About this RNA:
Predicted 3D model of a 464-nucleotide part of an RNA (small-subunit ribosomal RNA, 3' major domain) from Candidatus Levybacteria bacterium CG_4_9_14_0_2_um_filter_35_21. The sequence was found in a public genome assembly. NCBI's taxonomy places the organism under Bacteria, Bacteria candidate phyla, Candidatus Levyibacteriota.

Context: one part of a larger RNA
RNA sequence: UGACGGGGACCCGCACAACCGGUGGAGCGUGUGGUUCAAUUCGAGACAAAACGAAGAACCUCACCAAGGUUUGACAUGCAACUGGAAAUCCGAUGAAAGUCGGACCCCCUUCGAGGCUGUUGCACAGGUGCUGCAUGGCUGUCGUCAGCUCGUGCCGUGAGGUGUUCCCUUAAGUGGGGAAACGAGCGCAACCCCCAUCCAAUGUUAAAUAUUCAUUGGAAACGGUCCCGAUUAUAUCGGGAAGGAAGGAGGGGAAGACGUCAAGUCAGCACGGCCCUUAUACCUUGGGCUACACACACACUACAAUGGCGAAGAACAACGGGCUGCAAGUCGGUAACGGUAAGCGAAUCCCUAAAAUUUCGCCUCAGUUCAGAUUGAGGGCUGAAACUCGCCCUCAUGAAGUCGGAAUCGGUAGUAAUCGCGGAUCAGCAAGCCGCGGUGAAUACGUUCUCGGGUCUUGUACA
Numbered sequence: 001u002g003a004c005g006g007g008g009a010c011c012c013g014c015a016c017a018a019c020c021g022g023u024g025g026a027g028c029g030u031g032u033g034g035u036u037c038a039a040u041u042c043g044a045g046a047c048a049a050a051a052c053g054a055a056g057a058a059c060c061u062c063a064c065c066a067a068g069g070u071u072u073g074a075c076a077u078g079c080a081a082c083u084g085g086a087a088a089u090c091c092g093a094u095g096a097a098a099g100u101c102g103g104a105c106c107c108c109c110u111u112c113g114a115g116g117c118u119g120u121u122g123c124a125c126a127g128g129u130g131c132u133g134c135a136u137g138g139c140u141g142u143c144g145u146c147a148g149c150u151c152g153u154g155c156c157g158u159g160a161g162g163u164g165u166u167c168c169c170u171u172a173a174g175u176g177g178g179g180a181a182a183c184g185a186g187c188g189c190a191a192c193c194c195c196c197a198u199c200c201a202a203u204g205u206u207a208a209a210u211a212u213u214c215a216u217u218g219g220a221a222a223c224g225g226u227c228c229c230g231a232u233u234a235u236a237u238c239g240g241g242a243a244g245g246a247a248g249g250a251g252g253g254g255a256a257g258a259c260g261u262c263a264a265g266u267c268a269g270c271a272c273g274g275c276c277c278u279u280a281u282a283c284c285u286u287g288g289g290c291u292a293c294a295c296a297c298a299c300a301c302u303a304c305a306a307u308g309g310c311g312a313a314g315a316a317c318a319a320c321g322g323g324c325u326g327c328a329a330g331u332c333g334g335u336a337a338c339g340g341u342a343a344g345c346g347a348a349u350c351c352c353u354a355a356a357a358u359u360u361c362g363c364c365u366c367a368g369u370u371c372a373g374a375u376u377g378a379g380g381g382c383u384g385a386a387a388c389u390c391g392c393c394c395u396c397a398u399g400a401a402g403u404c405g406g407a408a409u410c411g412g413u414a415g416u417a418a419u420c421g422c423g424g425a426u427c428a429g430c431a432a433g434c435c436g437c438g439g440u441g442a443a444u445a446c447g448u449u450c451u452c453g454g455g456u457c458u459u460g461u462a463c464a
Base pairs, nucleotide, nucleotide: 001464002463003461004460005459007458008457009456010455011454012453013452015448016447019412020411021410022409023408026302027301029299030298031297032296033295034293035292042053043052064288065287066286067285068284069283070282073125077124078123079122080121081120082119084117089104090103091102092101093100094099108116109115127277128276130275131274132273136271137270138266139265140264141262143260148187149186150185151184152183153182154163155162156161167178168177169176193254194253195252196251198220199219200218201217202216203215204214223248226242227241228240229239230238231237304405308364309363310362311361312360313359315358321352322351323350326345327344330341331340332339333338371402376397377396378395379394380393381392382391418440419439420438421437422436423435424434
């Protein structure tokens, strides 16, 4: 000087407390461990691994396994020799395919030197999701959006180092003020950026027209500015209240993450040093596997019902988005999934698009039920060469566990939690996951003793 303390003081955070809803019990989905397997590819491991890489494993993906094949190779550059068929196309045999063998068709461009291009052979080489994240770059997580981390000059100290950055008040903040051997400065804080909330102006694709709505662009507006009270040495600063205002004390949210820590994560996104393989650890193909199942854990979904379930009325109200190998109205068929046909739309124009919870009426009357929907049987639909392993959806039948969950544990302070539906990426098909969108819309916070994490100062130390 740090680090640590079941040392001290002060301060903060959904950290506790208060309140609301969950997880832990059930069924199912997904991930992980374990076990099994020819293989169940690999990575991630307290917080900070476990719906994580994966924004979508039937083939492909694919790295794993079995079998069948190839060896200058699926891909790149160069050299030498030969070839003259531009790339190519068709047929036969064999085969699961990849491929192998045979045949047909065909005889390149040219300035006639050669060169380009194709193929064959040979050689350099290619190739590797093989190893090392403890050789690395880049990127990322985390402490933590915590308020810290430093430097120049000066001063103090033999020196390590200190001072500044400590102290008092204050703040979300090393934020600001005062004081002070310090005076300044940098990276952080804040602000500048984006979205939302109010108003003004201009413009108007869309629309039959109008429009103060809406959309786009630009601007205004908030600063503790005004008043009152209080704290205080203070005209500084802060706290409480009032007015005005769309908005009031950082208006709400986002993006943005200092010096560093964890030899944190990633050689499988990519790049790259070294090592290793080179008729194989490379490459192609078919099939299988990643989907196994006594079990254990994690994250979700659906419930256990009456603030509910079912039926009807169709009665009302969104926003974000997406659309040409696409979105598809309408109409016809089908109980339905869906199929036939087809208008419109490269979209403020057309479509996806029905929002759902909600409202009204009726039934159910507390039961393993008109709750719940797992599982299983049968019949269908769609995508796709192909749904057996192993997709999704529909109809009929079946109708399991489950009556609110032990110890323990998680999220949330407001348009939040809870609840309701909608859209998108990935994608042929497949979403209970993810990323967004709007609708309805609470309860509680006395307080900082305690738990956890963090900050500043101080103290002890046999630790560095």